A computed fold for a 500-nucleotide part of an RNA from Thuja plicata, annotated as small-subunit ribosomal RNA, 5' domain. The RNAcentral record of the full RNA draws on SILVA.
[in-house]
Context: one part of a larger RNA
RNA sequence: GGAUGAAUGCUAGUGGCAAGCUUAACACAUGCAAUUCGAAUGGGAAGUGGUGUUUCCAAUGGCGAACAGGUGAGUAAUGCGUAAGAACCUGCCCUUGGAAGGGGAACAACAGCUGGAAAUAGUUGCUAAUACCCCAUAGAAUUUAGUACCUCUACGAGGUAGGCUGAGGAGCAAAAGGGAGGAAUCUGCCCAAGGGGGGGCUCAAGCCUGAUUAGCUAGUUGGUGAGGCAAUGGAUUACCAAAGCUCAGAUUAGUAGUUGGUCUGAGAGGAUGAUUAACCACACUCGGACUGAGACACGACCCAGACUCCUAUGGGAGGCAGCAGUGAGGAAUUUUUUGCAAUGGGCGAAGCUUGACGGAGCAAUGCCAUGUGAAGGAAGAAGGCUCACUAGUCAUAAAAUUAUUUUCUCAGAGAAUAAUAAAUGAUGAUAUCUGAGGAAUAAGCAUUGGCUAACUCUGUGCAAGUAGCUGCGAUAAAAUAUAGGAUGCAAGCGUUAUCC
Repeated sequence: GGAUGAAUGCUAGUGGCAAGCUUAACACAUGCAAUUCGAAUGGGAAGUGGUGUUUCCAAUGGCGAACAGGUGAGUAAUGCGUAAGAACCUGCCCUUGGAAGGGGAACAACAGCUGGAAAUAGUUGCUAAUACCCCAUAGAAUUUAGUACCUCUACGAGGUAGGCUGAGGAGCAAAAGGGAGGAAUCUGCCCAAGGGGGGGCUCAAGCCUGAUUAGCUAGUUGGUGAGGCAAUGGAUUACCAAAGCUCAGAUUAGUAGUUGGUCUGAGAGGAUGAUUAACCACACUCGGACUGAGACACGACCCAGACUCCUAUGGGAGGCAGCAGUGAGGAAUUUUUUGCAAUGGGCGAAGCUUGACGGAGCAAUGCCAUGUGAAGGAAGAAGGCUCACUAGUCAUAAAAUUAUUUUCUCAGAGAAUAAUAAAUGAUGAUAUCUGAGGAAUAAGCAUUGGCUAACUCUGUGCAAGUAGCUGCGAUAAAAUAUAGGAUGCAAGCGUUAUCC
């Protein structure tokens, strides 16, 4: 000098954009953050004089809830970035081909009864479906035969991580011709193949510090058999062998999410990992599985623990590292705001929903822009300070005079962001424009011995004090304190902390 998610002192006009618990992964009152479909289903309710149409709903059922959002505790490699790979899975989406025949039994809701303070539980009876089950039909895997190409040690063997084609085919194994519509038609269900995007796995070298950590490992290293997985594999198990890692730092201990990036520097480097984007990990603490295409699941379940709450003491309920907000901690970090209008997500025919997101609010936290006036004016006014008492300086600065209105106040007009055939705007009665008014509403902070731009008076007298370093202060202090002047930056200026 530059920089900061900063804090702090004094001060403070406006606008745009960005960012705002770095500390206690501490505890959380309250509200909201994941719903949706009646165009899958039987019912119930509202409404109507009745039918029909309509609207709403607990329950069964479907999809979603594994995304989006948060945090960085753990993790030094089950991680990340780069570069390769083979033994895999994939709901929704796209493409292609085919198929949808026949039948059955229930369970919620509901009605009745019962237990319990509650959470909620039990029992009897009835019922529907795109819920569940059974039968039929189908390809593929598999077996065998033929055959193409490649390699070799060549009348043969191996490979093409299941090449291609034909045939046979035991067992296992699909479906909702459902829904909307007057119909056309649209949509949904099942099987197979391919694609796309997504995910799981393997490997190479790279990724902080300590040797005052030198030896470490027993499913450990490899093989065979078996079981298991979507898949490879000691991932699991029985047997066999005795291996595997290591001074190019194993093991152990400490610290830490990683990266694209960010700051600095001419660069090489050094420091760093807020926001934003990618990956990973976590969801009160520990463990576990269920469902599902996908989880071992933040707002799902089970067990244990700590804590908080309710209780009739028998027993129950909860999890803000979602958005606001509260307490605590701290030098320190915002509103219990608005809207689904846009973008994106979920379900759906429309439509509904979304604290994602779009906006507003708060705070000079930062960056950028802009203003606080312009012209004019010498009796060099008054006043302050200095003085050799002549004057010098603040100083064209002020006043007087002239015009202007960025801002400001008031009044009026008033968007775009909307993609469309039409309708639909939270922001917002905002931005912007027009008119009226009047210089009106708007400057501070630090420094002034040298480094370092800027000097005098007075007070004080090794005292009070100052200070980044050198050092100042002992009666004429340009270094302390006040005043006047000056210098620097400016809605900021200093200080502190940290990095280069």

Rfam family: Bacterial small subunit ribosomal RNA. The coordinates come from a structure-prediction model, not an experiment, and the mean pLDDT is 80.